[in-house]
This record gives sequence, C1' cells and structure tokens, in this order.
RNA sequence: GCGCGCUUAGCUUAGUGGCAGAGCGACUCGUUUACAUCGAGUAGGUCGGGGGUUCGAUUCCCUCAGCGCGCACCA
Repeated sequence: GCGCGCUUAGCUUAGUGGCAGAGCGACUCGUUUACAUCGAGUAGGUCGGGGGUUCGAUUCCCUCAGCGCGCACCA
C1' cells in the first nucleotide's frame, strides 16, 4: 500500500429499516445479629466521528479514526 472483518451501557454482547435489549457489574429496598445467597426495584446508551439515501437509519451508501486478520512491499 491492497483486501476482509469489527466498533452498541462500566465489561461481554443481541438487535440487518419502524419506541435501543439481555447477562454480569453498580446502587436502593426486603430477608440476616452481620456478611453472603435469594427476591423486588432503580440508574446507566448523543449505537466510534462526519456526511448521504429514506417519511423514518444501530441497520443501507460514502468518508475519517481506532482495533484485528490476510496479502504485498521493504536490508
């Protein structure tokens, strides 16, 4: 340099055009002498940045950035 893939909550991730979800974690309440377990609940996301298509974009297209893999190049 070329090709392919990935980027969503603190972490791991689902969602492939129509109200952004789950598990773990955090916090609160209950239970306990207390802790843990267990039960109930709460908060937490400008869906990597920008632009486009569309009535409507996490989803499709372009671009940029980051990460990974392969190929090429290089003494």
Overview: Predicted 3D model of a 75-nucleotide RNA (transfer RNA) from Candidatus Harrisonbacteria bacterium RIFCSPHIGHO2_02_FULL_40_20. Its Rfam family is "tRNA". The coordinates come from a structure-prediction model, not an experiment, and the mean pLDDT is 83. The organism belongs to Candidatus Harrisoniibacteriota, within Bacteria.